The part of an RNA shown here (large-subunit ribosomal RNA, domain I) has 545 nucleotides and comes from a Candidatus Altimarinota bacterium. Taxonomically the source falls in Candidatus Altimarinota (Bacteria, Bacteria candidate phyla). RNAcentral holds the full RNA, with entries from ENA.
[in-house]
Context: one part of a larger RNA
RNA sequence: CGUAAAGUGGAUGCCUUGACUUCGAAUUCCGAUGAAGGACGCGGUUAGCUGCGAAAAGCUUCGGUGAGCCGCUAGCAGGCUUUGACCCGGAGAUAUCCGAAUGGGAUAACCCGACGAGAAUUAUGUCUCGUUAUGGUACACUGAAUACAUAGGUGUAUCAAGGACACUUGGUGAAGUGAAACAUCUCAGUAACCAAGGAAAAGAAAUCAAUUGAGAUUCCCUCAGUAGUGGCGAGCGAAAGGGGAAUAGCCCAAACCGUAUACCAAGGUGUACGGGGUUGUAGGACCUCAACAUGGUCUUUAAUAUUAUUAGGUGAAUUGCUCUGGAAAGUGCAACCAUAGCGGGUAAUAGUCCCGUAACUGAAAAUAAUUUAAAAACCUAGAGUGUUCCUGAGUAGGGUCGGACACGAGAAAUCCGGCCUGAAUCUGGGAGGACCACCUUCCAAGGCUAAACAGAUUCGAAGAUCGAUAGUGAACAAGUACCGUGAGGGAAAGGUGAAAAGCACCCCGGGAGGGGGAUGAAAUAGUAUCUGAAACUUUAUGCUU
Numbered sequence: 001c002g003u004a005a006a007g008u009g010g011a012u013g014c015c016u017u018g019a020c021u022u023c024g025a026a027u028u029c030c031g032a033u034g035a036a037g038g039a040c041g042c043g044g045u046u047a048g049c050u051g052c053g054a055a056a057a058g059c060u061u062c063g064g065u066g067a068g069c070c071g072c073u074a075g076c077a078g079g080c081u082u083u084g085a086c087c088c089g090g091a092g093a094u095a096u097c098c099g100a101a102u103g104g105g106a107u108a109a110c111c112c113g114a115c116g117a118g119a120a121u122u123a124u125g126u127c128u129c130g131u132u133a134u135g136g137u138a139c140a141c142u143g144a145a146u147a148c149a150u151a152g153g154u155g156u157a158u159c160a161a162g163g164a165c166a167c168u169u170g171g172u173g174a175a176g177u178g179a180a181a182c183a184u185c186u187c188a189g190u191a192a193c194c195a196a197g198g199a200a201a202a203g204a205a206a207u208c209a210a211u212u213g214a215g216a217u218u219c220c221c222u223c224a225g226u227a228g229u230g231g232c233g234a235g236c237g238a239a240a241g242g243g244g245a246a247u248a249g250c251c252c253a254a255a256c257c258g259u260a261u262a263c264c265a266a267g268g269u270g271u272a273c274g275g276g277g278u279u280g281u282a283g284g285a286c287c288u289c290a291a292c293a294u295g296g297u298c299u300u301u302a303a304u305a306u307u308a309u310u311a312g313g314u315g316a317a318u319u320g321c322u323c324u325g326g327a328a329a330g331u332g333c334a335a336c337c338a339u340a341g342c343g344g345g346u347a348a349u350a351g352u353c354c355c356g357u358a359a360c361u362g363a364a365a366a367u368a369a370u371u372u373a374a375a376a377a378c379c380u381a382g383a384g385u386g387u388u389c390c391u392g393a394g395u396a397g398g399g400u401c402g403g404a405c406a407c408g409a410g411a412a413a414u415c416c417g418g419c420c421u422g423a424a425u426c427u428g429g430g431a432g433g434a435c436c437a438c439c440u441u442c443c444a445a446g447g448c449u450a451a452a453c454a455g456a457u458u459c460g461a462a463g464a465u466c467g468a469u470a471g472u473g474a475a476c477a478a479g480u481a482c483c484g485u486g487a488g489g490g491a492a493a494g495g496u497g498a499a500a501a502g503c504a505c506c507c508c509g510g511g512a513g514g515g516g517g518a519u520g521a522a523a524u525a526g527u528a529u530c531u532g533a534a535a536c537u538u539u540a541u542g543c544u545u
Stems, first nucleotide, its partner, number of pairs: 001542007013530001014495002018466002020463009029163002037098003040053003044076002048072002059092006068080003103112003113132007134160009167197006178185001182231001207214002218245005228236002249448003252392001256275008280426001282391004286386001287384003295379003299375005305370006312361003318334001320333002323330001335352002337341001343355003397421008407433001428443005482489002502529001505516004
């Protein structure tokens, strides 16, 4: 350097209990009736996980199911069960200590009380049960300086607190970074903190459009990386329009009328309540005419009601023959079912063996929705004339300084805020990207509003997703072991066999282990267990120096 046989090692192949992604359905809060999360305990024997709480791997009851059961988890010991155990589901009981933690304190899972009731004791010590925190609101009692009063105090009732790693809206709001440096800019209104909801927010045009028109909001596809913006750098980046999802519209303020009340000489003014009224083709009040109806919303109660969810049930057809084999579901032959030939298991590949599947079906109890009925409450209608009244004021707008708009002050419209100002009133006002005219369009300065949309959890389905260095960090006692004072960091680790049938017995050895032998289809499948690559090691041998 070869060859052969071993060893070591755990690649590869095959497998999957576990993950990942998407879709669908349902649910969308828990908590002083003590949560989330924990500590410590509970088993005949018990370290961990799971379950549970001194009533402690459990108790009661109502349903389901029907022969086994005493969790993962064997053994020993002992039990339960057709008088229905175990298991599954509904409703209850119990629920130590910590934790918002709430009688006071404290270094969480500990210490110490007070009051009332009770147990035990001759009595005290001891033990059990209940109450006892703070703040807001309401009411009652009491009550200073200080007369009335108020502050304060006491009591009762009721609400709050804390959690939820996501989502959403609002408030506050960075920096690393990029610009190949850096200051405007970017990162980014992101991260973080606070508040709120089950969804949130937005929302019924002082909107767009462009001479045709559309008709609240939200979300998706597009428009479009376009128009723009930008140390015109890095970058940022629309809208109208079009196509879809889902659709729903309403209520006040005011004019005017009435009632009550306060001030004031009549009359008027103010306040409270009721009627009235709600818009842009202007509408309403007032006045005149007509009519006396219809429809709807919400709440509560009830139902042999219906549906769904939380356990389930029925469920077709070869225990056919033959061959190979350890084993038949495979081969050959012959049958049958099918609204079921999805899938999984069974000693290899099973429509007809098992679980299932298609299709039907089911609830004592609880929950939700729908329907129906009843009751109460609330809302809801037309036409015309006049031009008297009303139609949201420290508002719109302006100045200045900031912020938001894709838009960095720009020709900068539009929206929001601080300071200074400051209109009009329907013959009115806003907008159409400086501004003016014409034209078009809408009616601000009050409010509410489901669905389509976001996320989470549970269940189900699927995959040109992964297959143990992959896929979650975690297929295994995984947020475990371990590391760190701490915040925090954070693994490795799957596979005998169809079935333990896990090697009785003998021999060597102190044992480990080995040799026979037995099991098995196989033991070079022996629990250091499927397959068993390479590096590496040993032995034997060949060649070469």